[in-house]
The RNA shown here (small-subunit ribosomal RNA) has 1542 nucleotides and comes from an uncultured prokaryote. Its Rfam family is "Bacterial small subunit ribosomal RNA". Rfam links the family to the GO terms structural constituent of ribosome and ribosome.
RNA sequence: AAAUUGAAGAGUUUGAUCAUGGCUCAGAUUGAACGCUGGCGGCAUGCUUAACACAUGCAAGUCGAACGGCAGCACAGGAUAGCUUGCUAUCCGGAAGUAGAGUGGCGGACGGGUGAGUAACGCGUAGGAAUCUGCCUAGUAGUGGGGGACAACUUAGGGAAACUUAAGCUAAUACCGCAUACGCCCUACGGGGGAAAGCAGGGGAUCUUCGGACCUUGCGCUAUUAGAUGAGCCUGCGUCGGAUUAGCUAGUUGGUAGGGUAAAGGCCUACCAAGGCAACGAUCCGUAGCUGGUUUGAGAGGACGAUCAGCCACACUGGGACUGAGACACGGCCCAGACUCCUACGGGAGGCAGCAGUGGGGAAUAUUGGACAAUGGGGGCAACCCUGAUCCAGCAAUACCGCGUGUGUGAAGAAGGCCUUAGGGUUGUAAAGCACUUUCAGUAGGGAGGAACAGGAAGAGAUUAAUACUCUCUUCUACUGACGUUACCUACAGAAGAAGCACCGGCUAACUCCGUGCCAGCAGCCGCGGUAAUACGGAGGGUGCAAGCGUUAAUCGGAAUUACUGGGCGUAAAGCGCGCGUAGGCGGUUGAAUAAGUUGGAUGUGAAAGCCCCGGGCUUAACCUGGGAACUGCAUACAAUACUGUUCAACUAGAGUGCAGCAGAGGAAGGUGGAAUUCCAGGUGUAGCGGUGAAAUGCGUAGAUAUCUGGAGGAACAUCAGUGGCGAAGGCGACCUUCUGGGCUGACACUGACGCUCAUGUACGAAAGCGUGGGGAGCAAACAGGAUUAGAUACCCUGGUAGUCCACGCCGUAAACGAUGUCAACUAGCUGUUGGGAGGAUCUGCCUCUUAGUAGCGUAGCUAACGCGAUAAGUUGACCGCCUGGGGAGUACGGCCGCAAGGCUAAAACUCAAAUGAAUUGACGGGGGCCCGCACAAGCGGUGGAGCAUGUGGUUUAAUUCGAUACAACGCGAAAAACCUUACCUGCCCUUGACAUGUAGCGAACUUUCCAGAGAUGGAUUGGUGCCUUCGGGAACGCUAACACAGGUGCUGCAUGGCUGUCGUCAGCUCGUGUCGUGAGAUGUUGGGUUAAGUCCCGCAACGAGCGCAACCCCUAUCUCUAGUUGCCAGCGAUUCGGUCGGGAACUCUAGAGAGACUGCCGGUGAUAAACCGGAGGAAGGUGGGGAUGACGUCAAGUCAUCAUGGCCCUUACGGCCAGGGCUACACACGUGCUACAAUGGAUAAUACAGAGGGUUGCGAACCCGUAAGGAGGAGCUAAUCUCAGAAAAUUAUUCGUAGUCCGGAUUGGAGUCUGCAACUCGACUCCAUGAAGUCGGAAUCGCUAGUAAUCGCGGAUCAGAAUGCCGCGGUGAAUACGUUCCCGGGCCUUGUACACACCGCCCGUCACACCAUGGGAGUUGGUUGUACCAGAAGUAGGUAGUCUAACCGCAAGGAGGACGCUUACCACGGUAUGGUUCAUGACUGGGGUGAAGUCGUAACAAGGUAGCCGUAGGGGAACCUGCGGCUGGAUCACCUCCUUU
Repeated sequence: AAAUUGAAGAGUUUGAUCAUGGCUCAGAUUGAACGCUGGCGGCAUGCUUAACACAUGCAAGUCGAACGGCAGCACAGGAUAGCUUGCUAUCCGGAAGUAGAGUGGCGGACGGGUGAGUAACGCGUAGGAAUCUGCCUAGUAGUGGGGGACAACUUAGGGAAACUUAAGCUAAUACCGCAUACGCCCUACGGGGGAAAGCAGGGGAUCUUCGGACCUUGCGCUAUUAGAUGAGCCUGCGUCGGAUUAGCUAGUUGGUAGGGUAAAGGCCUACCAAGGCAACGAUCCGUAGCUGGUUUGAGAGGACGAUCAGCCACACUGGGACUGAGACACGGCCCAGACUCCUACGGGAGGCAGCAGUGGGGAAUAUUGGACAAUGGGGGCAACCCUGAUCCAGCAAUACCGCGUGUGUGAAGAAGGCCUUAGGGUUGUAAAGCACUUUCAGUAGGGAGGAACAGGAAGAGAUUAAUACUCUCUUCUACUGACGUUACCUACAGAAGAAGCACCGGCUAACUCCGUGCCAGCAGCCGCGGUAAUACGGAGGGUGCAAGCGUUAAUCGGAAUUACUGGGCGUAAAGCGCGCGUAGGCGGUUGAAUAAGUUGGAUGUGAAAGCCCCGGGCUUAACCUGGGAACUGCAUACAAUACUGUUCAACUAGAGUGCAGCAGAGGAAGGUGGAAUUCCAGGUGUAGCGGUGAAAUGCGUAGAUAUCUGGAGGAACAUCAGUGGCGAAGGCGACCUUCUGGGCUGACACUGACGCUCAUGUACGAAAGCGUGGGGAGCAAACAGGAUUAGAUACCCUGGUAGUCCACGCCGUAAACGAUGUCAACUAGCUGUUGGGAGGAUCUGCCUCUUAGUAGCGUAGCUAACGCGAUAAGUUGACCGCCUGGGGAGUACGGCCGCAAGGCUAAAACUCAAAUGAAUUGACGGGGGCCCGCACAAGCGGUGGAGCAUGUGGUUUAAUUCGAUACAACGCGAAAAACCUUACCUGCCCUUGACAUGUAGCGAACUUUCCAGAGAUGGAUUGGUGCCUUCGGGAACGCUAACACAGGUGCUGCAUGGCUGUCGUCAGCUCGUGUCGUGAGAUGUUGGGUUAAGUCCCGCAACGAGCGCAACCCCUAUCUCUAGUUGCCAGCGAUUCGGUCGGGAACUCUAGAGAGACUGCCGGUGAUAAACCGGAGGAAGGUGGGGAUGACGUCAAGUCAUCAUGGCCCUUACGGCCAGGGCUACACACGUGCUACAAUGGAUAAUACAGAGGGUUGCGAACCCGUAAGGAGGAGCUAAUCUCAGAAAAUUAUUCGUAGUCCGGAUUGGAGUCUGCAACUCGACUCCAUGAAGUCGGAAUCGCUAGUAAUCGCGGAUCAGAAUGCCGCGGUGAAUACGUUCCCGGGCCUUGUACACACCGCCCGUCACACCAUGGGAGUUGGUUGUACCAGAAGUAGGUAGUCUAACCGCAAGGAGGACGCUUACCACGGUAUGGUUCAUGACUGGGGUGAAGUCGUAACAAGGUAGCCGUAGGGGAACCUGCGGCUGGAUCACCUCCUUU
């Protein structure tokens, strides 16, 4: 200085959150198995499955000191034969050796195996009394004297064998009498009964038949006592699951008597009684050996019961006894059965769950080894023998433990691999190289301990007559080892012989490349894979463990996920519909007694091993070992008495009774009443009534509806009426009477804990439903008809039966709800209301207090939140009920109840990783409120009808290239396809290429001409030598060659950048800090006003800020200044009369700079604010008009074909060149436009007025020609100068007269013009001729709010040419807006939600198909079990008339006794009949689950379009519909009442 040092979480439901709740993972463990890999040693462990079957060997023998004897062997001796003095063979013989078989003794009941059975006194623990116990220990007393057999053996038979029969001989420690009997047993107390065996060693006397007797020692034997050991029996307590097992039991429970046993006992029998067990779980069914312990866990617990140890049971299956101290006996017996083997077919033999081993089963478990050296056991005096117990070895990484596979140094950071941003990084000091070391393995040598005995010798002691013998002790001495080539030590050589496995998306430590392309595959959960996979496969790298590593299986843990420690039940799963009440549980105050519970120490026990602590031994550890602690338990006696219990005595605060009052739709029965509906009769009266969203069915001229009078009948009770009352709940509503239950209040009296809760039980229990009998007005499942609808088995309407009502009897369920069990106590307030009581007052009315209810808000506290909050869901106590993931399912089967419908009780297989609650943010609603917009409305003009133009779809085609394709594609990309463009098709060609860079060589580049060809191209041919130079060469260009590469309008817009569309020029979208909330989030941003606006003001737990809005920018409207050419011309002059000229700078205009407009001013409204309304002034008035400007984001929106770009693909082609064709097709459909249909018009003639643009490859004037398109022409113009260029509608005239026209111009014929290399496919325009449809357009639909719509023309881009399109420009120039109910879109607030891919959402059921498990099922096949009966082997017990019989008795006959046989009882197997239960299977059938994108509808979620749901009944393809009653877990609006704030 010590002995219990010990508690972790994560992933997954959601858009996100918190909770509930399951699933999964990380840990430890194993008698394990499998996959890959494998150096050594120590120490353990090794058929968990078929208690399946077993070949072969071994596992229990021993004793000659119990016995007869010698088959065999060895040996002393003798004889005979072969023969070489010796050997061999045969025979005789002995007993000192050995020893087969036999008699006899002891042991085979131990040791070893296994776990089938067993839910039991089997086991564990603590006790008990009515017992036995061989060998062992101690004591006492004996051990005398006789007899008859049977094995062996011999002989003779039977049998294949196993074996057996008969006759004869013989010994004993075998067997049997007799004698004796201290103690022993029985007893009626007189008495009676019962034993034994010898053997060996030694020996002085004495005796001897020479064998011995006798003495002694040792070992035995007999009787008995005590002990020890072992065993049997009894009892308390503990010991798995199922109640879908609730009643079981006739030897059953007890008694008496007897029997039986070693022993108590119904253990057995007879008789008597009727008991015994059971809800504290009997009986039955299933499963199982129990324990110490093992494993896990912080513990409490849970799971397990290999090895080791204790107990039990079993030994091929079932039954039975014998022997024995002990067995109903693993390696004994008998019988029955199954199986195997032998057989001469007559009959026999066998039992590995002993050790090895074999087959089989199985995912799976070892050698047919060595030794008795040690430990232990049996026998023996002993030596010794036996011992598959045991000790060792072998096999197996099966577990645990230890060691090694090297150490140091070493940067050129080698090579190779992998990656790369191409620079480098990494593998990596890793390797190589250099310097060392030698554990283990290898070779060689040495070498403990496990060995102590017994034996021999000497000495001493005990015993004895004895120095024999025997035993004990001491000393000396020799011998004994399977393991074993042991452990260990030393030497030698050399880094030498020794590293793998799993993982790398998160959980969970560790990342990249390639391949693959929802395939192959992975996966513990979530999940990964559909062309850029850290998730599949490979590689490089990394991480973890390491001679192992992973996987699978299993247990505990985490799991507080069965909650004793340690959970819950308003809405997540969960309070019985409600009372009464039994058992049970719990129970007020005081005192006394007791000591059962409780507490304390003591004693006994709690085996050893194990765990734990302190030591010790193996080099360490695992392992082994000594001591201790612990074993939380049980029992016994003692002590304490606070609390609980029990008993006694008392009390009044709980509970109850009495008295006086009070309120009430409390219950039951009887009676009465009025209003209304309907029906009947009559009167009046006439054509409709009724019903709906609108209708129809229906009723009505045979007189309805309406109205009046009278009558009948049934049901329900308006107003009062109220978050009012009563009742346990269901529920109860006109009035009166009778009967009756409960509650409350007040003051006293009485009883004296009489109480609370309540499993089983029992009473009541809405509606619907059932039975019998009534009743039946209205309403109304079913049903019929009419509507609606795609359909409408519905919603709506017209009818209408059960039913609704009454009586009696069933049913027993509801969202039977406060989704909240009953009782009791405690814990802030405020307000209303109902019943009672008290006090005060200014006394009808008001105030205060109290009590019993019933409501609203709210503090603390609780809650996941919502919410609850003295009527708790707060804080506590008592008792009961219930829950444990979702679905399957409140279902099946079974049982109970019911007339039935059905109710109560109540699973499993299978399947999923969720299902669920509350709250949050969005989105959505056939929810609500507010607001806006050419959104509607009010208007104007169109589209949709015609012809044509253009685009698209479709179709066609060799190709009709591609893209866009709801709004937001479709006169779109395309601001212009005859070739080109061009990407498409056909055909002819090229292959470093049409284009870029690099290398080498040649050549200037370039150019003329000709031929072939459709052309690309090919062939030939002419001219030409340039520029710079440091004279080497270089630059540009061209050609040739080879390779890197070019090229791709090929794919992916779902890999991307950029750009764009859209919501939407809508007013929104966010952040920081603070605050609130567990949190997601909220607040700010909501509210009151206001605005075009999150615009501004006010208020406010918010205060500020950012991106958006607005403003700043451009154009336009007014003015001023400056400046006047190409523009302008008022005034002056000139004039060809044209601003043409001089001139002017006023005006217009041009283009620079400024001014101006800000709700600034006035009045009103409003909170005095913001702001709005009106007005003045002003060119313009409330963002003056227009443009540019597009927040956070949405649509995987559009574009890889503008461009850029990752990846993939093609490379004599998917690249490139060329010619021709196509993109222009045409039964059709759609979009966008143009022109029209005419008189507000057409035609003809005349006459006016713009703006903004373009122009040198161009615009192109005048003039001439042509009917015209146009031609010719060429002035002028790089443009305020010239030109395109005539503006048109308008205006003024004339004509046409409502018609397919003097409208309209398509189509077609002819003739031309222009552009262009070229107008055939396929251009535009002109002239002549032709003169189609069309007479204002169905459903539907578009644009527009002022210089707008409408209408009129002009210009430009593209462009050789080719606009009805597009982009601009000006001219003329309206109508209407009451207003926000509705349609569409949007914004804000709020509400509901089962949506979150967000309503184009979610989702239900039938049907069809496939698969899976399961229920029913005529039955069928097994297992197990009950009852009744038959049967009855072996055995035991009883009986015995048959047969046989050594010991004893008897002179004999015979007897006693015994054996065999027969028989009775019990009983195994077996059989028959009939039940229960259980497994499997079964044509067919029921529902359930899961599946790809099937079919039919749309039931639910929003008011889900008929609110939903619960119970019940009917109906229907299906979700469902309808009736009756109930609930809110219903939206919206209104009313009533109450509350809050002031």
Source information:
The sequence is in RNAcentral, with records from ENA. The coordinates come from a structure-prediction model, not an experiment, and the mean pLDDT is 85.